Molecule: small-subunit ribosomal RNA
Organism: candidate division WWE3 bacterium
RNA sequence: UUUUUUGAGAAUUUGAUCCUGGUUCAGGAUUAAUGCUAGCGGCGUGCCUAAGGUAUGCAAGUCGAACGGAUCUUACAUUUCUAGCUUGCUAGAAAUGUAAGGUUAGUGGCGAACGGCUGAGUAAUAUAUAGGAAUCUACCCCUAACUUGAGGAUAACUAACUGAAAGGUUAGCUAAUACUCAAUGUGGAGGAAACUCUAAAGAUUUAUCGGUUAGGGAGGAGCCUGUAGCCUAUCAGCUAGUUGGUGGGGUAAAUGCCCACCAAGGCUAUGACGGGUACCGGGCCUGAGAGGGCGAACCGGCAGAGGGGCACUGAGACACGGGCCUCACUCCUACGGGAGGCAGCAAUCGGGAAUCUUGCGCAAUGGACGAAAGUCUGACGCAGCGACGCCGCGUGGAGGAUGAAUGCCUUCGGGUUGUAAACUCACGUUAAAAAGCACCGGCUAACUACGUGCCAGCAGCAGCGGUCAUACGUAGGGUGCAAGCAUUAUCCGGAUUUACUGGGCGUAAAGAGUUCUGUAGGCGGUAGUAUAAGUUGGAGGUUAAAUCUUUCGGCCUAACCGAAAGGCUGCUUUCAAUACUGUAUUACUAGAGUCAGCUAGGGGACAGUGGAAUUCGUGGUGAAGCAGUGAAAUGCGUUGAUAUCACGAGGAACACCAAGGGGGAAGCCAACUGUCUGGGGCUGUACUGACGCUAAGAGACGAAAGCGUGGGGAGCGAACGGGAUUAGAUACCCCGGUAGUCCACGCCGUAAACGAUGCCUGCUAGAUACUUGGUCUUUAGACUGAGCGUCGAAGCUAACGCGUUAAGCAGGCCGCCUGGGGAGUACUGUCGCAAGGCUGAAACUCAAAGGAAUUGGCGGGGUCCCGCACAAGCGGUGGAGCAUGCUCUUUAAUUGGUUGCUAACCCAAGAACCUUACCCAGACUUGACAUGUAUGUAGUAGUGAACCGAAAGGGGAACGAUCUUAAUUUAUUAAGAAGCAUACACAGGUGUUGCAUGGCUGUCGUCAGCUCGUACCGUGAGGCGUACCCUUAAGUGGGUUAACGAGCGCAACCCCUACUGCUAGUUGUAUCACUCUAGCGGAACUGCCAUCGUAAGAUGGAGGAAGGUGGGGACGACGUCAAGUCGGUAUUGCCCUUAUGUCUGGGGCCAGAAGCAUGCUACAAUGGCGCGCACAAAAAGUUGCAAUGCAGCGAUGCGGAGCUAAUCUUUAAAACGCGUCUCAGUUCGGAUUGAAGUCUGAAAUUCGACUUCAUGAAGUUGGAAUCGCUAGUAAUCGUCGGUCAGCUAUACGACGGUGAAUACGUUCUCGGGACUUGCACACACUGCCCGUCACAUCAGCAAAGCUAAGGUCGCCUGAAGUACCCUUUUUAAGGGGUCCCAUGGCGAAAUUAGUGAUGAGGGUGAAGUCGUAA
Repeated sequence: UUUUUUGAGAAUUUGAUCCUGGUUCAGGAUUAAUGCUAGCGGCGUGCCUAAGGUAUGCAAGUCGAACGGAUCUUACAUUUCUAGCUUGCUAGAAAUGUAAGGUUAGUGGCGAACGGCUGAGUAAUAUAUAGGAAUCUACCCCUAACUUGAGGAUAACUAACUGAAAGGUUAGCUAAUACUCAAUGUGGAGGAAACUCUAAAGAUUUAUCGGUUAGGGAGGAGCCUGUAGCCUAUCAGCUAGUUGGUGGGGUAAAUGCCCACCAAGGCUAUGACGGGUACCGGGCCUGAGAGGGCGAACCGGCAGAGGGGCACUGAGACACGGGCCUCACUCCUACGGGAGGCAGCAAUCGGGAAUCUUGCGCAAUGGACGAAAGUCUGACGCAGCGACGCCGCGUGGAGGAUGAAUGCCUUCGGGUUGUAAACUCACGUUAAAAAGCACCGGCUAACUACGUGCCAGCAGCAGCGGUCAUACGUAGGGUGCAAGCAUUAUCCGGAUUUACUGGGCGUAAAGAGUUCUGUAGGCGGUAGUAUAAGUUGGAGGUUAAAUCUUUCGGCCUAACCGAAAGGCUGCUUUCAAUACUGUAUUACUAGAGUCAGCUAGGGGACAGUGGAAUUCGUGGUGAAGCAGUGAAAUGCGUUGAUAUCACGAGGAACACCAAGGGGGAAGCCAACUGUCUGGGGCUGUACUGACGCUAAGAGACGAAAGCGUGGGGAGCGAACGGGAUUAGAUACCCCGGUAGUCCACGCCGUAAACGAUGCCUGCUAGAUACUUGGUCUUUAGACUGAGCGUCGAAGCUAACGCGUUAAGCAGGCCGCCUGGGGAGUACUGUCGCAAGGCUGAAACUCAAAGGAAUUGGCGGGGUCCCGCACAAGCGGUGGAGCAUGCUCUUUAAUUGGUUGCUAACCCAAGAACCUUACCCAGACUUGACAUGUAUGUAGUAGUGAACCGAAAGGGGAACGAUCUUAAUUUAUUAAGAAGCAUACACAGGUGUUGCAUGGCUGUCGUCAGCUCGUACCGUGAGGCGUACCCUUAAGUGGGUUAACGAGCGCAACCCCUACUGCUAGUUGUAUCACUCUAGCGGAACUGCCAUCGUAAGAUGGAGGAAGGUGGGGACGACGUCAAGUCGGUAUUGCCCUUAUGUCUGGGGCCAGAAGCAUGCUACAAUGGCGCGCACAAAAAGUUGCAAUGCAGCGAUGCGGAGCUAAUCUUUAAAACGCGUCUCAGUUCGGAUUGAAGUCUGAAAUUCGACUUCAUGAAGUUGGAAUCGCUAGUAAUCGUCGGUCAGCUAUACGACGGUGAAUACGUUCUCGGGACUUGCACACACUGCCCGUCACAUCAGCAAAGCUAAGGUCGCCUGAAGUACCCUUUUUAAGGGGUCCCAUGGCGAAAUUAGUGAUGAGGGUGAAGUCGUAA
């Protein structure tokens, strides 16, 4: 300054978060195509592929007013003939001539170089824009002058000949505005001049048109120059007419345009040369813009006309519908020879995902010719086809609720489809009448049902589908757009994801190993003067039209069209300004450098010297081991090791000092001395005067390892050998040991070469430690420099962190990055002796990869704490027999569930039938059980004998009804209740899913934790509170603290128990007291004392029945385990319905090679047996407990008092006393078996318990391992209860009796809690994850080669053609030749593409193999 008005995000990495970063989506567009669908009109648009091949028709002709002919018509004249007819008239015919008119092959003129098509080539002989000088220009316009006189031919035509044709040859005739000569010269050309040269055409209707010369104009064309616009450096050097000059030739015209000679130049990192791709512009699409992409239609330019070359004619061409030659292709042919060029309009074949009619007309616009009429015009104007695009319109309007029917859903009530339809209208339109497509989990507007069951399928991304899918398929409903809708492809946008506007590089991708030397380039201190290149302003020119924007107008509107204005951000000319930059110049000293004086240092190179230590050698002493390890062994040692003493040899490294202290560009540098040498710092009155900064390319240096040559070799030590470890151990450990490590010289050129931080300059608070200078006072400081650290302000950062040594704020320059993998790989080039280094892709594949921080979890990480966790003890289990449960097996069935801790005497507090769910067999079908509807119901409901049957069931003789109301009436009728029958709804299911659920339960765990509100911190996930110190059984309490409070847990409140008071007391006692029972109270609080501690509290003591939660119980936070239970009950979905329901008889759950778990009884003398004798608590009892008496060895039986219970009953054992047994398979132990019994029960065989007699097994204290318990506990002794007819109870639940031992302590085991640390884990270590091998598959690489393509170079060939030369007979024409040269051939070196046995890697795959690298 212009438009004066313009910028939207989302999904996806994670358990969650922030960031980085890619992928994907929503928008717009298209010369589009595909799928489904389709009413009309307007305006546009339509081979993007094969510049592939083309049948047929058309696309460039016109002029008779340039010309001679030909031909037709008419008229006239003459001649001849015929007829009529009669001597000249008529008619007709023919010929000739004249005149007029029409048509036109040929000569001639103009046009055909325009218009139309296409985009192959072309990266500049092109285009765009701005300029330039050495040019030409038909038709058109203006000006000036002229237009005189002669001549010879030729086509047409005629004749002859020839060829299949195309065509051609010869002879003869003729015209012109065709051609030639002469004259003139306004002018023009040449020349210094004289002078020389140089034109023309006529036609005719008589008024014009034409012709010639010259000068101008307009428009057109040719040439030259600046500037601008693609990719590639894995193309770095290119060039001999090449660059320039002189002289010629040539052209309309400048020029190496061409030639001869001379010189050796010219281009290039600001990208030459080469390769790839591509017509260029106005513009079009997109975008806020800057940009990015494109170059259809329309306009301008260029180029091309089947491929290649060449000239002719002409004003203009090297000519799309002209010519010659060559090549390929096609056609005709009489085989001799000819013809052709749709990238003009239609059309056709082919190619392709794909692109139209062999239309009408010159009426309009424009063009060619003509004086004109006019002719021609596939330009153009119209029409046709295609929803290909844009725009517009319509598919009806008004009324219409039993909210009809159908469909779909449903909580079964209804909802929705829906005013939608039907129907009505003296409403409308027409000849007839016209809605689809996609989507509905999120992004993204729109939801339900059914089907399917990781199948079929979907998918743009993340993803959906494994039995309740809003994600698949269908339906109903809904949403969006609409004659279209969706998909695919491509471009821009979003993407600030190549960042000019507008990004980054400590850890995410990214600072080169260093920058001492520094080239090009970029940038550059202070003050003047000049200039005006950049810069800024004014004016002029140009920036074609269309397009674009605004306004106005025309088609009914819009699209579309028209007009005006603006703009097209550019280039150029000129005038001016001078702040800044540049250039030139004059000065300055603050940057930089020099000089002088001091100064620290493992800075570097070379030479020499030293001591300690290791090893080895020699000698002495000495005697059995040494060495080594987690433990060992290999190894060394009686040929004397190790140890020790002395002497000697040799190599390498330099303890202490020594400090994140010093120096250096980095790599790196450490004993001491000497020589040489680089850099730094401080101070200064001196000097130069911007000499500077950075630095592509280049050069130099550059740890360790490695390489070459030659030395050296003590120790250490890859490889290698041996010993161990191990499942293996090509490792870690041990014993040896070669290269190497060391030196000299030469290579290599890389490292986590790191501060993961390029160099330089300026600016922006401080505190503190150290190193090294200077100044001043003074012995301790202050100030001022240079360096090296730590902590921190502002600020920055995704966070971590950085912070005057920046990762802060700015400036300058360089390097580097753009998702992960493939890959720092392949190929190329280059360096290297090699190893390898530098440079450095793609195909393919994934939707992530990554950074920082957070919360958890985990760790054979750390710190602290707790628990019968270990330890210390006591008693067991594991061994035996038996009981019970489980696994497994078996079986017709051995019903089912539970399976580490947290299943296994568990569900089951009672399986002979029942239970019962299982098996076999027999039966029933509205059912064993519930509710309802309809119909029927007096010999009905109900009771049911014979008979069949194992029963259930079948069967049906016989007997045989009730209640309520009403009406008539005294017995009936009608209705109802109840029952029954039939038919429907339905019942029923211990069928399935505990991974659809409710409820309940287990477990971590009675562990001390889990959270919230407000405030604060953090971008956020989150943190804080809840951390730290102390204390506690405890997140219990105290102190401190950006936290203050609160909740669920802890504790307490509740129950039992221990002491005691009061009250009451039936049945307890003969009675009172006591005891006992019941109820209500009291008592214990670290309250008191001492010590310690800030406190909380701890230790000890007193008193007390009880002492620090007195003991025990109930009580289980947020949550974890898809833990358990659909078989307790409830319940969604699914499944069965004469059966998976129901009933019955029998069987099974009780089997038995084997294994496991929980128990009982034992193995004995702390005992067994016998006799005697003492002391409980709690609970239960009428289908019961039962005293007592009698009988029986006994189980028990027969009688039976009492008790509906503090009244009666069931009731101890161990203990204790005496005796016996005397260590044994027993007087232990009791399994097993036989016989005989008792009891319960329809029933005791499968399959009960108990009793008596007899029998008398294993077992003599239990391997590895493992369990419980801290006090009235363990151990041991008996008692009771529930279930229950009985019992498998040795189980379970309670009760009391007797009544111990031990705890040093927290190293270890297990579990838990807190803090912290690492993490690549989050299904959370039973995690994650790496590589080889095997199999399948994909793309690329290498590869002996093979094939193809288009070019390059050299040589040969040399059509047509221009120019030139020679020649035949002057010209013309012919013949021959020279130069250039299309094409073709031979050869060479490359490039690109395809293919290739095989090879080595890579990617991806389901549950493969081996190990376990991180």